[in-house]
RNA sequence: CAUCUAGAGGGGUGGAGGGACUGGCCCAGUGAAGCCCCGGCAACCACCUCGGACCUGCGAUCCGAGGAGAGGUGCCAAGUCCAGCAGGUCGCGGUUGGGACCUGGAAGAUG
Numbered sequence: 001c002a003u004c005u006a007g008a009g010g011g012g013u014g015g016a017g018g019g020a021c022u023g024g025c026c027c028a029g030u031g032a033a034g035c036c037c038c039g040g041c042a043a044c045c046a047c048c049u050c051g052g053a054c055c056u057g058c059g060a061u062c063c064g065a066g067g068a069g070a071g072g073u074g075c076c077a078a079g080u081c082c083a084g085c086a087g088g089u090c091g092c093g094g095u096u097g098g099g100a101c102c103u104g105g106a107a108g109a110u111g
Base pairs, nucleotide, nucleotide: 001111002110003109004108009038010037011036012035013034017027018026019025021084022083023082024081039076040075041074044072045071047067048066049065050064051063052062053061080107085104086103087102088101089100090099092097
């Protein structure tokens, strides 16, 4: 800096945790994490094609569109599972409080 409401799981081993953190809410002895094997998803990097920018021109580079899936990462419960901070809209409630929705942010993840 870009993306994060899409997509994609079986076996073996292991033996109680896991979903980052906090609070919720979930998953888990009908077997969690971890490790191994095989499979898959996606298209960030790398690769190919086209167009544009730059250039006297070509190349390189950058931007955009498309392709492919043999390479490098990543990923394969739930929206990043939901919220957390701020603003807005609308109900509820007796003045304090609590809730629903929307937008932005923070934090996190991947490249």
SAM riboswitch aptamer (S box leader) from a soil metagenome, 111 nucleotides, folded computationally.